[in-house]
RNA sequence: GCGAUAGUAGCUCAGUAGGCAGAGCAAUAGCUUCCCAAGCUAUGGGUCACGGGUUCGAGUCCCGCCUGUCGCU
Numbered sequence: 001g002c003g004a005u006a007g008u009a010g011c012u013c014a015g016u017a018g019g020c021a022g023a024g025c026a027a028u029a030g031c032u033u034c035c036c037a038a039g040c041u042a043u044g045g046g047u048c049a050c051g052g053g054u055u056c057g058a059g060u061c062c063c064g065c066c067u068g069u070c071g072c073u
Base pairs, nucleotide, nucleotide: 001072002071003070004069005068006067007066010025011024012023013022019056027043028042029041030040031039050064051063052062053061
């Protein structure tokens, strides 16, 4: 340099016909318990890496760009 793949919540990840952004864990609060742990309930938490384009509407389609991983040279 070329190609493939990944980037979405604090972490691990879903989200494929373009139509309200989600789960688990974690955090906070409560319930329970003599206390802890475990269990149960609720709540908060998002520039969908970044910049543009298409569209009534984009995490999703198109272009650019950055970073990680793998391969080729």
Molecule: transfer RNA
Organism: Alistipes sp.